Context: one part of a larger RNA
Molecule: large-subunit ribosomal RNA, domain I
Organism: sheep gut metagenome
RNA sequence: AGCUAAUGGAGGAUGCCUGGGCAUUAACAGCCGAAGAAGGACGUGUAAAGCUGCGAAAAUCUACGGGGAACUGCUAAAAGGUCUUGAUCCGUAGGAAUCCGAAUGGGGAAACCUUAUAUAGUGCGAACUGUAUAAUCCUUAAUUAAAUACAUAGAUUAAGGAGGGAAAGCCUGUGAACUGAAACAUCUUAGUAACAGGACGAGAAGAAAAUAACAAUGAUUCUGAGAGUAGCGGCGAGCGAAAUUGGAAGAGCCUAAAAUGAAUAUACGUGAUAGCCUGUAAGCGUUGUAUAUUUGUGGUAGUGGGACAUCUUGGAAUAAGUUACAGCUUGUUUGAUUAGUCAGAAAAUUAUUUAAUAGCAGAAUUUGUUGGGAAGCAAAACCAUAGCAAGUGAGAGUCUUUUAUGCGACAUUAAAUAAACUAAUGAGAUGCACCCGAGUAAGUCAGGGCACGAGAAACCCGGACUGAAUCAGCCUCGACCAUGAGGUAAGGCUAAAUACUGUUUAGUGACCGAUAGUGAACGAGUACGGUGACGGAAAGGCGAAAAGAACAGUGAGAAGCUGAGUGAAACAGAUCUUAAAACCGUUAGCUU
Numbered sequence: 001a002g003c004u005a006a007u008g009g010a011g012g013a014u015g016c017c018u019g020g021g022c023a024u025u026a027a028c029a030g031c032c033g034a035a036g037a038a039g040g041a042c043g044u045g046u047a048a049a050g051c052u053g054c055g056a057a058a059a060u061c062u063a064c065g066g067g068g069a070a071c072u073g074c075u076a077a078a079a080g081g082u083c084u085u086g087a088u089c090c091g092u093a094g095g096a097a098u099c100c101g102a103a104u105g106g107g108g109a110a111a112c113c114u115u116a117u118a119u120a121g122u123g124c125g126a127a128c129u130g131u132a133u134a135a136u137c138c139u140u141a142a143u144u145a146a147a148u149a150c151a152u153a154g155a156u157u158a159a160g161g162a163g164g165g166a167a168a169g170c171c172u173g174u175g176a177a178c179u180g181a182a183a184c185a186u187c188u189u190a191g192u193a194a195c196a197g198g199a200c201g202a203g204a205a206g207a208a209a210a211u212a213a214c215a216a217u218g219a220u221u222c223u224g225a226g227a228g229u230a231g232c233g234g235c236g237a238g239c240g241a242a243a244u245u246g247g248a249a250g251a252g253c254c255u256a257a258a259a260u261g262a263a264u265a266u267a268c269g270u271g272a273u274a275g276c277c278u279g280u281a282a283g284c285g286u287u288g289u290a291u292a293u294u295u296g297u298g299g300u301a302g303u304g305g306g307a308c309a310u311c312u313u314g315g316a317a318u319a320a321g322u323u324a325c326a327g328c329u330u331g332u333u334u335g336a337u338u339a340g341u342c343a344g345a346a347a348a349u350u351a352u353u354u355a356a357u358a359g360c361a362g363a364a365u366u367u368g369u370u371g372g373g374a375a376g377c378a379a380a381a382c383c384a385u386a387g388c389a390a391g392u393g394a395g396a397g398u399c400u401u402u403u404a405u406g407c408g409a410c411a412u413u414a415a416a417u418a419a420a421c422u423a424a425u426g427a428g429a430u431g432c433a434c435c436c437g438a439g440u441a442a443g444u445c446a447g448g449g450c451a452c453g454a455g456a457a458a459c460c461c462g463g464a465c466u467g468a469a470u471c472a473g474c475c476u477c478g479a480c481c482a483u484g485a486g487g488u489a490a491g492g493c494u495a496a497a498u499a500c501u502g503u504u505u506a507g508u509g510a511c512c513g514a515u516a517g518u519g520a521a522c523g524a525g526u527a528c529g530g531u532g533a534c535g536g537a538a539a540g541g542c543g544a545a546a547a548g549a550a551c552a553g554u555g556a557g558a559a560g561c562u563g564a565g566u567g568a569a570a571c572a573g574a575u576c577u578u579a580a581a582a583c584c585g586u587u588a589g590c591u592u
Base pairs, nucleotide, nucleotide: 001591002590003589004588005587006586007585008584009583015577016541017540020512021511022509023508024507025506026505027504029501030500031165032164039100040099041098042055043054044053046078050074051073061094062093063092064091065090066089070082071081072080105114106113107112115134116133117132118131119130120129121128122127136162137161138160139159140158141157142156143155144154169200170198171197172196173195174194180187184234210217211216221248222247223246224245225244231239232238252493253492254491255437259297260296261295262294263293264292265291266290267289268288275284276283277327278326279325280324281323282322302471304436305435306434308431309430310429311428312427313426315334316333317332318331319330320329321328336425337424338423339422340421349419350418351417352416353415354414355413356412357411359407360406361405365380366379367378368377369376381398382397383387389401390400391399442466443465444464445463447461448460449459452478473488474487475486476485477484528535529534548576551563552562553561554560
């Protein structure tokens, strides 16, 4: 030195475990903010470094409700306190809430410095302290007010609003490249990523200038099929519909215009042949006509609709329209009908029911036996609208918490229903030819969107240049024309079915089990690295219970070891469950 056997050190694989993750289902919630958010800084405890909570009223204050014995967070021990006159704890509603931060009196190297006005206090005084207000922009209103006479700009004041944040989802604007085409340029990746703006609990879309095909359907949205079809395509790579049909959900409306009342302004005109609702008579007369603006009524459609004129029909009562009579029109009240406060007009309230935010009740087992320990085993019982699950010294329906089932709210919130309240009320015929959304539709040029790459290329969108018609009209039906059919553009609103999950509750898993599962099971976006943008770990397990080893010996020792003791076990001793291998020893034998 090697081999074999025995016995150690060191190490932390493996097994078992799980207060953490991952995925997914159902139900809820879906916004917060100048009344100062999100996020932070600094404070705050008897002693207090970190986490958690809270804010100078600082691990908290008040009221109401629940609950019923201990409490003073993680966190042991000590000290001091609280509590059956009901604490701690849980729920609801309030109070208070330093400084920074949109940050907003001004400034600023965030958490700091500092000004003015008003007001209160302190100090002999220079002065100091407290409280309140003072940013900008937009809208509306008022008061003022230049060049410049009226005016306007501007200024001042008041009221209301905005600003910033948020995981994904939604709409709009701007908009790549790697890549694929086995190279690459049209094409693809992709209208994706990224950036910007905006809104909401959803968003967007939406009540046909639709789709079809000689038959019809009847707003939008989502979805199964149609279908990887028809098509598009250096006809390459690839891209890729719709009609129709099965379902989910269902809801429809308001304006512009014609006509007309009123007000204001301007123009024109009259003394009666105009006007004052009509007829007759009387009377009045700054009343009339046209245009413009504002506002009320009216009106909303494709079987074209509406206005205007005439006529028919449709509850009651009453008032007004210069006076009398007759009619007519309009208004008011009441009745009837309908609808609504989550669209289409608008705001709030009450009651009831249900639900959410704390909770309450909740059945039934003993003995023996092994063991440190019974829930195991043996024997004999019981409950079950409850034999889901977790825990308890090993596998527990009957030990604990639960579970099935039933019950419960002072207060706050949500939904439904009802009351009350609010709003609306017509239909038809004939005539007439007044209205029916203009720099619009459409065309040309060059683009973009449509599954559709300029193509035979319709349709839609906006840019430049041109530029119609008003129902005997106009648009569409994939060039275009005819016939036929469908619709009614150039204004607007609209729930549900749909998308998503930072967040809450309850579950589920042929998901993980500490090199896995989130980066993070643990004071993790921490320690640490980087000027910075940013990058980013490692690290779980004594025992049923600390019963966490009194005391003794050795020793320089509060180290370690050896006894003693605890415990079922200490080769479970805090570097603590199990404890493999690599690696390093000791002893014995054999070989060299």